[in-house]
The RNA shown here (transfer RNA) has 76 nucleotides and comes from a Deltaproteobacteria bacterium. The coordinates come from a structure-prediction model, not an experiment, and the mean pLDDT is 80. The RNAcentral record of the sequence draws on ENA.
RNA sequence: GGGCCGCUAGCUCAGUUGGCAGAGCAGCUGACUCUUAAUCAGCGGGUCUGGAGUUCGACUCUCCAGCGGCCCACCA
Numbered sequence: 001g002g003g004c005c006g007c008u009a010g011c012u013c014a015g016u017u018g019g020c021a022g023a024g025c026a027g028c029u030g031a032c033u034c035u036u037a038a039u040c041a042g043c044g045g046g047u048c049u050g051g052a053g054u055u056c057g058a059c060u061c062u063c064c065a066g067c068g069g070c071c072c073a074c075c076a
Stems, first nucleotide, its partner, number of pairs: 001072007010025004019056001027043005049065005
């Protein structure tokens, strides 16, 4: 220098053909228990990395940028 992949809740990750943003774990509350743990029930938590574009409508498509990873080339 070139190419590819990823970025979504505190963490790990889903999200189909563009049409109401989700799961598990963690957290909080309650039940149970002498207490704790376990178990059960419920609750909260999001600028979908940033910007622009297309569209009636974008996590999803296009462009630019950022961060992380992988491969190739160059140099020596």

It matches the Rfam family "tRNA". Rfam's curators write: Transfer RNA (tRNA) molecules are approximately 80 nucleotides in length. Rfam classes the family as a transfer RNA. Rfam links the family to the GO term triplet codon-amino acid adaptor activity.